[in-house]
The RNA shown here (Glycine riboswitch aptamer) has 112 nucleotides and comes from a Planctomycetia bacterium.
Of the family's consensus pairs, 89% are formed in the model.
The source organism's lineage runs through Bacteria, Pseudomonadati, Planctomycetota and Planctomycetia.
The sequence was found by an Rfam model in a public genome assembly.
Model confidence (mean pLDDT): 81 of 100.

RNA sequence: ACAUUCACUGUUGGAGAGCGACCCGGCCGUUUGCGGCCGCGUCCACCGAAGGGGCAACCCGCGGGCUUUCGCCCGCGGCGAAUCUCUCAGGUUCCAGGACAACAGGGUUCCG
Repeated sequence: ACAUUCACUGUUGGAGAGCGACCCGGCCGUUUGCGGCCGCGUCCACCGAAGGGGCAACCCGCGGGCUUUCGCCCGCGGCGAAUCUCUCAGGUUCCAGGACAACAGGGUUCCG
């Protein structure tokens, strides 16, 4: 110096599910009956791609059994992944957010 690893920043793309019901408050329009929108709370229904929880095989340890040996089987425990699963959190018009992907930037880095 290159390549590679890891996170960060910027840009772009990025799914799913009720603009549900009720109370209160605010704003607007009103034919003063009410209607629309926004916010908080509660309840019901739903979504999974912020975050978070759970786990298979492999491997490791312990105990037991079967084997001349090599080794094998069972049980318990540990490690152990996700776009799987749970739905705590979050989300269900728009905005925002959004796993992940691409490009760019500087930084970092075992082996080479």